[in-house]
RNA sequence: UUAUUCUUAUCGCUUAAUUCAUUGAUGGAGCGGGGGACCCGAUUUUCACGUGGCGGACGUCACUAGGGGUGAAUCCUUUGUUAGAAAGGUAGGGCGACUCUUUACGCCCGAAUCCGACAGCUAACCUCGUAAGCGUUUGAAGAGAGGAUGA
Repeated sequence: UUAUUCUUAUCGCUUAAUUCAUUGAUGGAGCGGGGGACCCGAUUUUCACGUGGCGGACGUCACUAGGGGUGAAUCCUUUGUUAGAAAGGUAGGGCGACUCUUUACGCCCGAAUCCGACAGCUAACCUCGUAAGCGUUUGAAGAGAGGAUGA
């Protein structure tokens, strides 16, 4: 001097996932999710509230082709496996450092998982979560905010 790794602090990003109090169990505030009326919507011949076990029935246990939830993460084509999967594209989503709008360019994601036959919307009401994982810094126009220096 260069490269890599580890630790700490600051700053920043995805996300609802932050903050306060407490010796501690934990409890608040903030943010976010689900269930849940009238009205509205949907449904209108029947078989038929899926499969298996226990059970006379009500019910109960397990499973996931049905259906539904969280999420941007849906769909199509091709290849392939006992199953798993891979490649290409795509609805959609994120980042490029003061904030917002418009625009151009660039780089990425386009998963995972839960419920367990079952849920439309939904006031009151009930209930739950507040994990985890990372490291970008290219412009232009307009509006606004803030800081510094000078007079």

This is a predicted structure of a 151-nucleotide RNA (c-di-AMP riboswitch aptamer (ydaO/yuaA leader)) from Pseudalkalibacillus salsuginis. Rfam family: c-di-AMP riboswitch aptamer (ydaO/yuaA leader). Rfam links the family to the GO terms regulation of gene expression and cyclic-di-AMP binding. The prediction has a mean pLDDT of 79.